[in-house]
RNA sequence: GGCCCCGUCGUCUAACGGCUAAGACUCCGGAUUUUCAGUCCGGCAAUCGGAGUUCGAUUCUCCGCGGGGCUA
Numbered sequence: 001g002g003c004c005c006c007g008u009c010g011u012c013u014a015a016c017g018g019c020u021a022a023g024a025c026u027c028c029g030g031a032u033u034u035u036c037a038g039u040c041c042g043g044c045a046a047u048c049g050g051a052g053u054u055c056g057a058u059u060c061u062c063c064g065c066g067g068g069g070c071u072a
Base pairs, nucleotide, nucleotide: 001071002070003069004068005067006066007065010025011024012023013022018055027043028042029041030040031039032038048064049063050062051061052060
């Protein structure tokens, strides 16, 4: 350089083109407990950037950026 794959809460994983973007773990608060742990209840937190298609884009297309793999 060429080709392919991936990019969503702090982490991991969901989301027929139709929302308030869901869950687990973590974290925070409360309850329980002599304390801790555990358990229960509640809460915080995200779509890599820009354009296009569409009534409507996390989802489809293009460009860029980042990561990974193969090849030379």
Model confidence (mean pLDDT): 82 of 100. The RNA shown here (transfer RNA) has 72 nucleotides and comes from a soil metagenome. It matches the Rfam family "tRNA". The family's RNA type in Rfam is transfer RNA.